[in-house]
This is a predicted structure of a 100-nucleotide RNA (THF (Tetrahydrofolate) riboswitch aptamer) from Merdimmobilis hominis. The coordinates come from a structure-prediction model, not an experiment, and the mean pLDDT is 76. The source organism's lineage runs through Bacteria, Bacillati, Clostridia, Eubacteriales and Merdimmobilis. Its Rfam family is "THF (Tetrahydrofolate) riboswitch aptamer". About the family: Tetrahydrofolate (THF) riboswitch was first reported for Ames et al. as an RNA motif in 5' untranslated (5'-UTR)regions of folate transport and biosynthesis genes in Firmicutes genomes.

RNA sequence: CACAGAGUAGAGCGCUGUGCGUCAAGUGCCGCCUGAACGGGGAGUUGUCAGACGGACGAAAAGCCAUCGGCUUGCGGUACAGUGCUCGCAUCCCACUGUU
Numbered sequence: 001c002a003c004a005g006a007g008u009a010g011a012g013c014g015c016u017g018u019g020c021g022u023c024a025a026g027u028g029c030c031g032c033c034u035g036a037a038c039g040g041g042g043a044g045u046u047g048u049c050a051g052a053c054g055g056a057c058g059a060a061a062a063g064c065c066a067u068c069g070g071c072u073u074g075c076g077g078u079a080c081a082g083u084g085c086u087c088g089c090a091u092c093c094c095a096c097u098g099u100u
Stems, first nucleotide, its partner, number of pairs: 002099004010087010020076003029055003033051004040094004061073005
């Protein structure tokens, strides 16, 4: 000098547990604003995530106890935690490991 490689945050899906809703919140979609994170170091988006506001759309209940509130089984692109698998720095520079 050249080539190759490792590693994070995180994301997706499955399983288990505990909740929430089923009197419709949540999830998903659109607009807008604010903020955050993005391998060991630096930079960092039109990408990602979170929150606020606004808008459109929109649902699966059934049974039992018994008495106005509980239980069971379901349902929800539901929340959190644990766990398994898969993917994994948008991109740029430097550093690291191996080979020549």